[in-house]
RNA sequence: CCCUUAGAGUUUGAUCCUGGCUCAGGACGAACGCUGGCGGCGUGCUUAACACAUGCAAGUCGAGCGAUGAAGCUUCUUCGGAAGUGGAUUAGCGGCGGACGGGUGAGUAACACGUGGGUAACCUGCCUUGUAGAGAGGAAUAGCCAUUCGAAAGGAUGAUUAAUACCUCAUAAUAUUGUAGCUUCGCAUGGAGCAACAAUCAAAGGAGCAAUCCGCUACAAGAUGGACCCGCGGCGCAUUAGCUAGUUGGUGAGGUAACGGCUCACCAAGGCGACGAUGCGUAGCCGACCUGAGAGGGUGAUCGGCCACAUUGGGACUGAGACACGGCCCAGACUCCUACGGGAGGCAGCAGUAAGGAAUAUUGGGCAAUGGGCGAGAGCCUGACCCAGCCAUGCCGCGUGAGGGAAGAAGGUUUUCGGAUUGUAAACCUCUGUCCUCGGGGAAAAGCAGAAGAUGGUACCCGGGGAGGAAGCUCCGGCUAACUACGUGCCAGCAGCCGCGGUAAUACGUAGGGAGCGAGCGUUGUCCGGAAUGAUUGGGCGUAAAGGGCGCGUAGGCGGCCUGUUAAGUCUGGAGUGAAAGUCCUGCUUUUAAGGUGGGAAUUGCUUUGGAUACUGAUGGGCUUGAGUGCGGGAGAGGUUAUCGGAAUUCCCAGUGUAGCGGUGAAAUGCGUAGAGAUUGGGAAGAACACCAGUGGCGAAGGCGGGUAACUGGACCGCAACUGACGCUGAGGCGCGAAAGUGUGGGGAGCAAACAGGAUUAGAUACCCUGGUAGUCCACACUGUAAACGAUGAAUGCUAGGUGUAGGGGGGUAUCGACCCCUUCUGUGCCGCAGUAAACACAAUAAGCAUUCCGCCUGGGGAGUACGGCCGCAAGGUUGAAACUCAAAGGAAUUGACGGGGGCCCGCACAAGCAGCGGAGCAUGUGGUUUAAUUCGACGCAACGCGAAGAACCUUACCAGGUCUUGACAUCCAGUUAAAGCAGUAGAGAUAUUGUGUGCCCUUCGGGGCGAACUGAGACAGGUGGUGCAUGGUUGUCGUCAGCUCGUGUCGUGAGAUGUUGGGUUAAGUCCCGCAACGAGCGCAACCCUUACGGAUAGUUACUAACACGCAAUGGUGAGGACUCUAUCAGGACUGCCGGGGACAACUCGGAGGAAGGUGGGGACGACGUCAAAUCAUCAUGCCCCUUAUGACCUGGGCUACACACGUGCUACAAUGGCCGUAACAAAGAGGAGCAAGCCCGUAAGGGUAAGCAGAUCUCAAAAAAGCGGCCUCAGUUCGGAUUGUGGGCUGCAACCCGCCCACAUGAAGUCGGAGUUGCUAGUAAUCGCAGAUCAGCAUGCUGCGGUGAAUACGUUCCCGGGCCUUGCACACACCGCCCGUCA
Repeated sequence: CCCUUAGAGUUUGAUCCUGGCUCAGGACGAACGCUGGCGGCGUGCUUAACACAUGCAAGUCGAGCGAUGAAGCUUCUUCGGAAGUGGAUUAGCGGCGGACGGGUGAGUAACACGUGGGUAACCUGCCUUGUAGAGAGGAAUAGCCAUUCGAAAGGAUGAUUAAUACCUCAUAAUAUUGUAGCUUCGCAUGGAGCAACAAUCAAAGGAGCAAUCCGCUACAAGAUGGACCCGCGGCGCAUUAGCUAGUUGGUGAGGUAACGGCUCACCAAGGCGACGAUGCGUAGCCGACCUGAGAGGGUGAUCGGCCACAUUGGGACUGAGACACGGCCCAGACUCCUACGGGAGGCAGCAGUAAGGAAUAUUGGGCAAUGGGCGAGAGCCUGACCCAGCCAUGCCGCGUGAGGGAAGAAGGUUUUCGGAUUGUAAACCUCUGUCCUCGGGGAAAAGCAGAAGAUGGUACCCGGGGAGGAAGCUCCGGCUAACUACGUGCCAGCAGCCGCGGUAAUACGUAGGGAGCGAGCGUUGUCCGGAAUGAUUGGGCGUAAAGGGCGCGUAGGCGGCCUGUUAAGUCUGGAGUGAAAGUCCUGCUUUUAAGGUGGGAAUUGCUUUGGAUACUGAUGGGCUUGAGUGCGGGAGAGGUUAUCGGAAUUCCCAGUGUAGCGGUGAAAUGCGUAGAGAUUGGGAAGAACACCAGUGGCGAAGGCGGGUAACUGGACCGCAACUGACGCUGAGGCGCGAAAGUGUGGGGAGCAAACAGGAUUAGAUACCCUGGUAGUCCACACUGUAAACGAUGAAUGCUAGGUGUAGGGGGGUAUCGACCCCUUCUGUGCCGCAGUAAACACAAUAAGCAUUCCGCCUGGGGAGUACGGCCGCAAGGUUGAAACUCAAAGGAAUUGACGGGGGCCCGCACAAGCAGCGGAGCAUGUGGUUUAAUUCGACGCAACGCGAAGAACCUUACCAGGUCUUGACAUCCAGUUAAAGCAGUAGAGAUAUUGUGUGCCCUUCGGGGCGAACUGAGACAGGUGGUGCAUGGUUGUCGUCAGCUCGUGUCGUGAGAUGUUGGGUUAAGUCCCGCAACGAGCGCAACCCUUACGGAUAGUUACUAACACGCAAUGGUGAGGACUCUAUCAGGACUGCCGGGGACAACUCGGAGGAAGGUGGGGACGACGUCAAAUCAUCAUGCCCCUUAUGACCUGGGCUACACACGUGCUACAAUGGCCGUAACAAAGAGGAGCAAGCCCGUAAGGGUAAGCAGAUCUCAAAAAAGCGGCCUCAGUUCGGAUUGUGGGCUGCAACCCGCCCACAUGAAGUCGGAGUUGCUAGUAAUCGCAGAUCAGCAUGCUGCGGUGAAUACGUUCCCGGGCCUUGCACACACCGCCCGUCA
C1' cells in the first nucleotide's frame, strides 16, 4: 500500500446431527434458438500434424568475373550501314543471405521447460576497438561454341576462357605444437603471466582524375548469439517392484568447438530403486489467464520467452551457424506427367479448395510507416508488417426521442357488475437533432531535413432536412424479483433440485398483467467458487463411513536435565537476479469508456555475503528423575509335559423280576415275552472336571478351571547397590491367533451337521421326537478368519470426590496375636463434578486437557463383487475397481400408533344365569335377478322394520304415451281485458272451445293509480341433473370413555418434557399426600327434568273422615280442606354421626337413625379430536351441465316383480297350555272435516239415530295376563294358524295390478332348531295388555305407558373393546403398516 470471508432447497409426523445431490456468482478462441440500429478496440479450424487446384510468401550484388550488349549520343557513310561511346538487360562463375522472419504442437515426463549457478571443458559470420600485413607465381572450370543422348526432367563428349573461385612459394607473431623453467593464483583436474629454443601456418582486389572509400589476411579484446554441465521445482497408475551388459567404474586410444561410454579395446562388478527405479497412460514448458478472502484449484487461445517439428523414417553435405519448412541423398505411403524407358511434388507461410465437424473469415490493398536480406548507393525483395473486408464472437460507448398532457378516451383483460387494470401510456400541444440523409470543406500519422500516405475523400468540421428509419429475449410454485383468467384433465406437457398435471393447475398451453436484462436475451458444454465435500490454513474414526484380531521388531518419525563448540535449519541487514508485456496504484491521452502510454508497487522465489544463537540439528563433557539391572518377598484357571483321582453316562456279563418302557402340547417312529424298563453285583471304555466360584484371578490377544510333580514366561510390592537416555511408536517383515474346515495316523463314551424315520402343517427339505455318520478328543502339519467388541490403536504427563473388591507394603489402638481403623502402590467394578459430545453417554481404566507415532474414512446400491497379483492341498483368504443406478442411505433422541411385550384397572367383555336368534310359516328391509320402469340414497361394528311418523291416484323423483315453450313458480316492460267462478261440447286427461258472469280508490270525466288475468318481446325462470373428494348446516361413531389442553416458570441446542408422572383412592385427571412446578380452561361431578318421603299453601272437573239430605245405592247433593290426588313452594342425604382399617389424609368397611345411604333410580347433557364416515334427495351453497328440455302438465303403469341369499321382527311347535264361562285391578295419552256414550238393526265387521265433550267434568275405554269354575289328556291334537274358496263390511273419484276388517269353510310347515351368535345385573330380563304420532283408509314397525315379575355374578386366566404407566420398533397413509424372494 492492497484485500476484508453471506448462503439456500432436499432424508423426518416433527427434531438435532452426519452426509450426499442441487441452486444462486464469475469466466470462455465457444456453439445452438429467437431477435438485431450505429461506432471504437480486440479476437476468429479447439475437430483431420487429413488431402491439396491456383497465385504469391527469399532474394540481392555488374563498384568481384568473363560474356551479352537495348535506348541515346558522336563520327563516318556507298544512306544499306559501319566505327566509337554508352551502358539498360541478364543465364552462368563468384560473394553475402536462404540457420532470420512466418507456421504448427505431432512427438517429448526429458536438463525439454522454469529458476539459480558453473565452464580452470567451449565456439561465435556480419558489428565495435586495437596491433600487424597484403611480395611472387601457377593450373583449371562453368558460361559460350561444336557434336550428341532423351518424350521430358536432364545429361554426355570435345575445344576455348575470367575472377574477390582454386593452388604453390616467400615473409610473420603476444597464433598453434613440442621441450623443459620461473613468478603468482585457485575450487580437485589446474589457471594466468614472463622468458628461452625449435617447428608449422596468411592474404584479393574493386570504384574513383584524385583525395579517399569499400573490401582482404593474421592476432588480441569486446559485444551479440549459441553449446555443454549441475542444485532445486512442476502429471497419473504400485491391480507397473524390481530394472540395467556400453549397463556402472577404471586404463588407453579415437572422435568433437568442447567435457563425457560419445565410440572402441582391455580390466573390475558394479549402477539405479519404496525419498518410487523400471513399465504403462497422458501431456509441449513458462511469463501468464480464469476463479478464490486467502491458501489453493483449473487452463496454457490471442501477446511475449524457450523447446520440438516441417508428408513418414533415416542420413550426411555446405556453412560462423543446420543435420536445414519453400536445400541435397536414400527408403516408405500418396498424388501428378509419361513416348512406359523414366521423371516431378510436399500450404503445420498468406489467401483459397475439398473433407471432417456443433463450429471459426478475403484466392483484398500497400511497402507510406515499423522491421529484415542484399547492395558503396540509387534501389530491389519482403502474404513479416501496416491497413481494409466478413462474423453481435467478446469488451466498451451511443441511440431508438424530451417536456407537457385525465374525458383517467377507445380497445384489451378481469369483475363481487360497483369497479379495477393496461395508464401519462396513447391521441393532442411545444421542442431537440445523437445515429440517419443531402451538400461543402477535409487531416495528423513524414521530427531535425528535401521527396514519399495503402489506409482515405476515412476520422473530424460547417450548413440543410425531418420524430421521421431503429426492441427484443427470458422468466413469474419454493429456492428467486414477478399473478390472474381461460383451455386441458396423470392426457398433452413441464422440470436445475424439491416436484407439478387424475375437472376450480399462480408449476402444462394461450391471453392480459408483472419482474429481470437489454442489441441483446436464453439454452447447452467446460473450469473455479459456494464445498471446512481430501480439511497446511481448515475435518474426522464408541453408536453416523472409519482403530489393523494381537504382539515382537526393521527402516522412518519423535524424544529427559546441566554445560561447551559449531552455525545446517531459524531470525535479521546488504548485494545480484526475479526479461518485457500483464495485474494493482497513480499521472497523461482518445469528447467519455473500452483501449493506448509514462512512473511506482508487486513478482511472496533463487543465489551470495555480514551478523545473532533462544529453540531444533551436529559434536564434546557431565547428571539421574525416563528405561533397564540387582537384592528381598508374596499372589495367580499364565504356558508345556508326565502321571493320578472320584461322580456321572453308555456298553458287556451275571442275579432278582414281569409287561411294559420311552417320548410329547398330544402322539407315533423306536426298545421289549428271544425277558426290556426297574433293581443288585462285577467289568470295560472315552470324554468332561459338580460344590469351592466371586462384574474374583492370570494372560498381548485368542483364551485359561479336578489333584500332584518337573520345566518355564510375565506382572506386582519393598530396598535404592549398579548402568547412564540405553526411550516411545512402528510402513514393510516375523510370530501368535476361537470355532468350523483340510491332510496323515490314532481314538470314539456322550453329544451331534449330513442322512433316515415319526409327528406338526395347506405344504414343512424347519422348529418337536426316535435313531445316526463326519466332527467333537490325541499327535504332527495346514488354514488365518469371527459382533477376533470396550464395536473405543499404542505411549507419556496433567485435571474434584465418594464407595466396593483382589494382591503387596507401612502405621495406629490394645498385653503378644487376631479383629478393627488410617494410609500408600498396582489391578478390577459402580456412582459422580468440571469438561467433552448430535444426543445417548464418557468422566483418573476419558469419549476431558495436551504431545508423539501408526492404522483407517470421504453419499447409498452395484460390492468386499469382477479382473489381475500374492498365499492355500482344497474350501477359500488378502489386495481390490468400473459401467450402471438412486436422492437419498444413515446416527441419536421426540411424540404417537402398534406388539400372538410387561404391570395396574374398567365395561353384560368373559364367566355364572335367564330368554332368544340361526330350523318352520308369515311380515318387513336388503342383495341378486328380472323389467319399458322395477326412482334415489344408506354398505363391518356405526347399511339392511334405515331416510319412509304409514307408495291404490296424489305422494313420485322412475317408465310408456299424449301435450306446453318467458314456461307450473318470482321480478321487470308494453298492450289488451277484469280474472276467478258456474254450465255445455270434444278428448283418457292435460287441454281446446262456447255461453254466462262480474273489481277497488281518485277524478278536472280526457283519464290516472292499486290488485288480477290474458297476449307479446327479452332479461330471466326451472332442474330430486353431476360433484358430500369444492362446502355450510345437521348427524353417526370411538364414548358418558376420562380424558384433551393453555399461561407463566423450569429443564432440553431442538422436536419436546415438566405440570398430567409417583404413593394411595375413586364411577371419574374424583380427592388426598408427595414433587420444579404454580395456576387456569374444555370435559367429570353438581346446577335442570322425572321418580321415591313427609311438610306448607291451594282445593275444581279430583277426593269424602265427620255432619246433613237423597238415591237407581252411585261423593249424587249441601258441605268439608282431614285423607287420596292434583300442582307450586321450601325441606330432606351431607360420609353429617358411631366403630374398625388407613399415613392423624383422601377414602374404605361395618353400624345406627332414616322414605331414601354413600353419584338413591332414570333422563336430558357428548371435551380436544378420529373416520376425505353419512347427507348436494330436508335446507342452503361454489363450480360444471340441460334450456321446444335433464324444465313443466296429464293418463296409465312401476316403486308391491321372484329360481335364490342375508338382516330385523311376528306367530308357533303346546298342559306353567288351549277353549268356554265368570261380578278383578292400571298408567299414560288422544279427540272438532274429531272422540262418540246410550238406544235400535246385524252372528260379526259395521250401519242407523243421537246425548255429552275443545276435556282431572264427556268420549275413545273393554285393560290383558291374573283369579274362580268347567272341558281337553299328549295327538300334528280342542296345538298351530299359513294358504285357498265363498259371502259380506269400511275408507276413498277409484280397492284389478295394490288396502284393512268380519263370517263360514279349508287347515300347510312346524314336535324347540347344526356350526355359530344376540340381549339382559332389579322393578331389570321374561311375560301381559293399553295409548299415541303418521294417517281418508292401511302396523307384526316405531315412540311411550303401566300390570305380573325372576335367576345369577366364584372371579378377572382367557375372547372383545377401552384407560394409565413402562418397554421394543426399520411403522407415521401409523400392523388392513413396512418389507423379502420368485414369476409375469

This is a predicted structure of a 1384-nucleotide RNA (small-subunit ribosomal RNA) from an uncultured bacterium. The prediction has a mean pLDDT of 85.